[in-house]
């Protein structure tokens, strides 16, 4: 070189027969308590590994490419 899989928020992961991208933890603010912990509410945070293509519209389909893992030799 070959085949398959993975890459999405700071971390762990969802969402796919194409239709405005979500959860938990962590983080910030507030409430409750004498205080801490816990609990509850709210908030900030990503345009999806990268580059193209198809489409009115792409995390999702197609092509190339990078990294990681598995398989076979």
């Nucleotide at each position: 070189a070959g085949u398959c899989g993975a890459a999405u928020a700071g971390c762990u992961c969802a969402a796919u027969g194409g239709g405005u991208a979500g959860a938990g933890c962590a983080c910030g603010a507030g409430a409750a308590u004498g205080a801490c912990a816990u609990u509850c509410u709210c908030g900030a945070g990503g345009u999806a590994g990268c580059g193209g293509g198809u489409u009115c519209g792409a995390a999702u389909c197609c092509c190339g490419u990078u990294u990681c893992g598995a398989c076979a030799a």
This is a predicted structure of a 73-nucleotide RNA (transfer RNA) from a Planctomycetota bacterium.
Lineage of the source: Bacteria > Pseudomonadati > Planctomycetota.
The prediction has a mean pLDDT of 82.
Its Rfam family is "tRNA". Rfam links the family to the GO term triplet codon-amino acid adaptor activity.